[in-house]
Context: one part of a larger RNA
RNA sequence: AUGAACGCUGGCGGUCUGCUUAACACAUGCAAGUCGAACGGGCUCUUCGGAGCUAGUGGCGGACGGGUGAGUAACGCGUGAGGAUCUGCCCUUAGGACGGGGACAACAGUUGGAAACGACUGCUAAUACCCGAUGUGCCGAGAGGUGAAACUAUUUGGCCUGAGGAUGAGCUCGCGUCUGAUUAGCUAGUUGGAGUGGUAACGGCACACCAAGGCGACGAUCAGUAGCUGGUCUGAGAGGAUGAUCAGCCACACUGGGACUGAGACACGGCCCAGACUCCUACGGGAGGCAGCAGUGGGGAAUUUUCCGCAAUGGGCGAAAGCCUGACGGAGCAAGACCGCGUGCGGGAGGAAGGUCUAUUGACUGUAAACCGCUUUUGAUAGGGAAGAAGAUCUGACGGUACCUAUCGAAUCAGCAUCGGCUAACUCCGUGCCAGCAGCCGCGGUAAUACGGGGGAUGCAAGCGUUAUCC
Repeated sequence: AUGAACGCUGGCGGUCUGCUUAACACAUGCAAGUCGAACGGGCUCUUCGGAGCUAGUGGCGGACGGGUGAGUAACGCGUGAGGAUCUGCCCUUAGGACGGGGACAACAGUUGGAAACGACUGCUAAUACCCGAUGUGCCGAGAGGUGAAACUAUUUGGCCUGAGGAUGAGCUCGCGUCUGAUUAGCUAGUUGGAGUGGUAACGGCACACCAAGGCGACGAUCAGUAGCUGGUCUGAGAGGAUGAUCAGCCACACUGGGACUGAGACACGGCCCAGACUCCUACGGGAGGCAGCAGUGGGGAAUUUUCCGCAAUGGGCGAAAGCCUGACGGAGCAAGACCGCGUGCGGGAGGAAGGUCUAUUGACUGUAAACCGCUUUUGAUAGGGAAGAAGAUCUGACGGUACCUAUCGAAUCAGCAUCGGCUAACUCCGUGCCAGCAGCCGCGGUAAUACGGGGGAUGCAAGCGUUAUCC
């Protein structure tokens, strides 16, 4: 010094922190939706003007936010540099949106299945989809080729193409980044070439061919351990140790693999396959993934509520109203940590009683108590009562909270460890190498300042000790 635990004890407030172990398994609820101002339909209400709700198609968002540290000794991270790239929404700027078409859900009918979920026929809309035209773009030496658009409630909206910016991301390199030589050789896509493919992009990234290279005692390879950093703890510093909370980066999402969609994923609450496990089943077949927030079992010395609210900040969608948001803001639990406050203050005897010791005279407890006076931090009761709200009005979970005022009454509040030396603090009784103590030295076998109890003292104090770990 600690994300601590254990023992004894325990009054309050503020600010923080809280599964370090089983990346063990999870009941239940919630954690990502939104848009009717893109579209057709359905339902409800209707003052017949219209209004509202919505399964489906469609758009945007579910790649952020939140969790965890299993893996990783690596361009993973840190720092510095580079050039062969992409970038939805946002900003600036230049131009454009012409003419056509056919579907598919929903819906209706029939039908399969226990369910999950389907199948067939028919109808239909769009900012869904397709074709043609134009086109500053792209490819090409050129000829030429290729290649866009969507509307709406007419408005500060939306759509298409190009250029630039911003932001975000991908890639490459120099240097730095634990232990072991009782690991000395390692390597065939391996190292390089030119070619083709692939990618947003360079590249053995992949493939066929050619060459035989490449790395290594300046420690390759192998093995073990480990997320990295800003930081944190310690120290005069150098250094050592560490990487909880907060912030940046990385990796992972039951285990392994794969791609799809998309500006962005090889995607925690998306899809497919395989596996283990759990559940449902009419046995044919299906469903699931808390390392989100709470919570349960288990493991463990050990770590909290199945709480309130979107009022604030931020995010998604929307023209907006608004909706969603276990992010977040708060409350609850825990002396787990730090800081602050209190448990009274003044007076009061050569000094009550009791207790302990004693040379029986006294000493200590001790101004301590009683008693007298005072105060009310804290506490109780009552009254008032915020800021946090931006944005004219309205809007506060916290919360009738903080805070203020009045009344009451010393009233409600002290423990823990130690006392042989190190090390501040000593005596009596009990015990008799027993019972026990102990960090080291060591105490205890009949006068124990070292064991146990009493009295007293010392240290710290709502804490005090012990244990563990680091400097």
Source information: Small-subunit ribosomal RNA, 5' domain from an uncultured bacterium, 471 nucleotides, folded computationally. The prediction has a mean pLDDT of 86.